[in-house]
RNA sequence: UGAGUAGGCCGGAUGACCGCAGGAACAAGUGCUGAAAAGCCGUUCUUGAGGAAAGUCCGAGCUCCACAGGGCAGGAUGCUGGAUAACGUCCAGUGGGGGUAACCCUAAGGCUAGUGCCACAGAAAUAAACCGCCUGGUAUUACAUAUCAGGCAAGGGUGGAACGGUGAGGUAAGAGCUCACCAGCAGUUAGGCGACUAACUGGCUAGGUAAACCCCAUCCGGAGCAAGACCGAAUAGGAGAAGGAGGAAGUUGCCCGCUGACUUCUCGGGUUAGGUCGCUUGAGGUGUCAGGUAACUGGCAUCCCAGAUAGAUGGUCAUCUAAGACAGGACUCGGCUUACAGGUCUACUCAUUUA
Numbered sequence: 001u002g003a004g005u006a007g008g009c010c011g012g013a014u015g016a017c018c019g020c021a022g023g024a025a026c027a028a029g030u031g032c033u034g035a036a037a038a039g040c041c042g043u044u045c046u047u048g049a050g051g052a053a054a055g056u057c058c059g060a061g062c063u064c065c066a067c068a069g070g071g072c073a074g075g076a077u078g079c080u081g082g083a084u085a086a087c088g089u090c091c092a093g094u095g096g097g098g099g100u101a102a103c104c105c106u107a108a109g110g111c112u113a114g115u116g117c118c119a120c121a122g123a124a125a126u127a128a129a130c131c132g133c134c135u136g137g138u139a140u141u142a143c144a145u146a147u148c149a150g151g152c153a154a155g156g157g158u159g160g161a162a163c164g165g166u167g168a169g170g171u172a173a174g175a176g177c178u179c180a181c182c183a184g185c186a187g188u189u190a191g192g193c194g195a196c197u198a199a200c201u202g203g204c205u206a207g208g209u210a211a212a213c214c215c216c217a218u219c220c221g222g223a224g225c226a227a228g229a230c231c232g233a234a235u236a237g238g239a240g241a242a243g244g245a246g247g248a249a250g251u252u253g254c255c256c257g258c259u260g261a262c263u264u265c266u267c268g269g270g271u272u273a274g275g276u277c278g279c280u281u282g283a284g285g286u287g288u289c290a291g292g293u294a295a296c297u298g299g300c301a302u303c304c305c306a307g308a309u310a311g312a313u314g315g316u317c318a319u320c321u322a323a324g325a326c327a328g329g330a331c332u333c334g335g336c337u338u339a340c341a342g343g344u345c346u347a348c349u350c351a352u353u354u355a
Base pairs, nucleotide, nucleotide: 001351002350003349004348005347006346007345008344009343010342012320013319014318015317016316017315018314020048021047022046023045024044025043026042029041031040032039033038050326054337055336057335058334059333060332061331062224063223064222065221069256070255071254072253074220075219076218077217078216079093080092081091082090083089094108095106096105097104098103109215110214114213115212116209117208118207130156131155132152133151134150135149136148137147138146139145164182165181166180167179168178169177183205185202186201187200188199189198190197191196228277229276230275231274238267239266240265241264242263243262249259250258251257284303285302286301287300288299289298290297291296
């Protein structure tokens, strides 16, 4: 210098003016409503979207239903160890695969529990004689051929896959039948918490597929802030019909168990996008020290950082060469995934050149 790999950060700034929403104060407002309390308006000060606020895909908090119980069904996860409130997330490793490398990918338990499937081709898709090789008998005198009985997985052919692979010995022909190396399996020893790794020994060994059913292990009650609570006549109260302690209704899809008196439909009237709380101080942010390889945890100091309910966070001008990505809270957190103009930093790898 070029090509890459991994990770982090920013994602307009400053000033002026005009607006919008929350909060606090108002003696500096003889303001409006009201008996008052208070509210509205106004003034001043202050605060006001994101790295993903998004998708709503996981895990939790919180609320209600028996603070949640038994069984069946169903669902999720699936190498090991750890982190965490929890997780399908994260960290550190193991095995497998890719890359020259930095590094990246990996649903990776069990087909020796059982069952199923393996198109076409092929004799055969699981314990295989189609062609073929070999031995013996019979038929014609013999070679050869035909036929019968048997042995053989070495060769050919089909296929993605054919009953360990290559080589040598051996044999009638063959074959782990024997031997060497390799793959696999089992055992022993050593190392490691473990997944697993290494060495040695042994008898020689019948596929694949579980993102097929299934088996095994672990976990899972349901509904969700329109949850739910309170105020106001207010899921109230009135009329009619049907069902109901031989059990209404709720509780999980079903059964049990639990609670135990209402439920459904129709008619008619009234309130009315009623109000307050839930609502933002939290597994919180920042800095520092300590422990840990790390995820993370603990101590100390410091900070308060939207809370609306038809829903605020905007506009104009000036300067910075120019302002132009994806996109906007709605109960709250931890993750994952997806979208993203442009800028910037750190570490590492490979190639080339120069000193």